[in-house]
Context: one part of a larger RNA
Molecule: small-subunit ribosomal RNA, central domain
Organism: metagenome
RNA sequence: UUGGGCGUAAAGCGCGUGUAGGCGGUCUGGUCAGUCAAGUGUGAAAGCCCUCGGCUUAACCGAGGAACUGCGCUUGAUACUGCUAGACUUGAGUACGGGAGAGGAUAGCGGAAUUCCCGGUGUAGAGGUGAAAUUCGUAGAUACCGGGAGGAACACCAGUGGCGAAGGCGGCUAUCUGGACCGAUACUGACGCUGAGACGCGAAAGCGUGGGGAGCAAACAGGAUUAGAUACCCUGGUAGUCCACGCCGUAAACGAUGAGUGCUAGAUGUCGCGGGUUUUGACCCCUGCGGUGUCGUAGCUAACGCGUUAAGCACUCCGCCUGGGAGUACGGCCGCAAGGCUAAAACUC
Numbered sequence: 001u002u003g004g005g006c007g008u009a010a011a012g013c014g015c016g017u018g019u020a021g022g023c024g025g026u027c028u029g030g031u032c033a034g035u036c037a038a039g040u041g042u043g044a045a046a047g048c049c050c051u052c053g054g055c056u057u058a059a060c061c062g063a064g065g066a067a068c069u070g071c072g073c074u075u076g077a078u079a080c081u082g083c084u085a086g087a088c089u090u091g092a093g094u095a096c097g098g099g100a101g102a103g104g105a106u107a108g109c110g111g112a113a114u115u116c117c118c119g120g121u122g123u124a125g126a127g128g129u130g131a132a133a134u135u136c137g138u139a140g141a142u143a144c145c146g147g148g149a150g151g152a153a154c155a156c157c158a159g160u161g162g163c164g165a166a167g168g169c170g171g172c173u174a175u176c177u178g179g180a181c182c183g184a185u186a187c188u189g190a191c192g193c194u195g196a197g198a199c200g201c202g203a204a205a206g207c208g209u210g211g212g213g214a215g216c217a218a219a220c221a222g223g224a225u226u227a228g229a230u231a232c233c234c235u236g237g238u239a240g241u242c243c244a245c246g247c248c249g250u251a252a253a254c255g256a257u258g259a260g261u262g263c264u265a266g267a268u269g270u271c272g273c274g275g276g277u278u279u280u281g282a283c284c285c286c287u288g289c290g291g292u293g294u295c296g297u298a299g300c301u302a303a304c305g306c307g308u309u310a311a312g313c314a315c316u317c318c319g320c321c322u323g324g325g326a327g328u329a330c331g332g333c334c335g336c337a338a339g340g341c342u343a344a345a346a347c348u349c
Stems, first nucleotide, its partner, number of pairs: 004321003007304002012318001014201004021194003025088007033081002035077008049065006091191001092188004096183003103177007110154001115149007125136002162169002206247006215241002220236004258317006266295011299306002323348002331342004
């Protein structure tokens, strides 16, 4: 608990779908619940406030008044909100025609490179470093050529380029499939926004079962360095990294910036679609819509900076913040476990 805030000081849930709830476009009629007005009843006394009075004064006490911001009833008002009836098209959506895209899933295919194996040529070194050594090599290594196996990742294109709600997505082809954008008409007629709970998705690491294992590489071993070196460097190397299925549910899950709508100077780059001009066509130029960047006006900000992709001006809904202790203890729920989610207090300042 009024209020003030949440880019960097504490604070936006990692992201979506959506229940309840909250909020909701334009016009007309009805109703009068909310709302507003008037009247009336009640709102005990004491107290507070005002006036007067009693104790020498005050405290205290007595009398009168006001007030008691509330509630009920009656009558009335009808702009706004609600309810109800009808209508509308600008919000939202559907149909149609287009082009863009690493959006998702499955199957197949391709070339370069590393490693290993086989064969050939060939001989004493190779490798590695700041310098070395461990290591490999006369049982023929390194280097070069030919053949084969296997796994993983896809150079160039590649771009503050694209797509996706986020996590994320990059060789090629096919199949299945989601979303967005543009154009021109037609249709539905507020069908919308947000979203406590709930449900789903969710990098890497990790876990379970079964496969796979080229390279890389926690742990581990050795060599160096060093005063030491449980490191940085080097030689090896197992989990893991890959696949299938099932868990985990966390990240600096970041734009450290919740979602939606409207309004508020411009300049410049780029991506997608369209119109105009021109042209054989394209480019250039002018222009509309949607995305993505840079600079910048007003304004905002403690400053940095933000600035039509707002951190400006407003409204709606949700989440969250308030020193440390502590995202901890306890309890509960979830998990195979690791742990996750929810979440205090003493004490201290």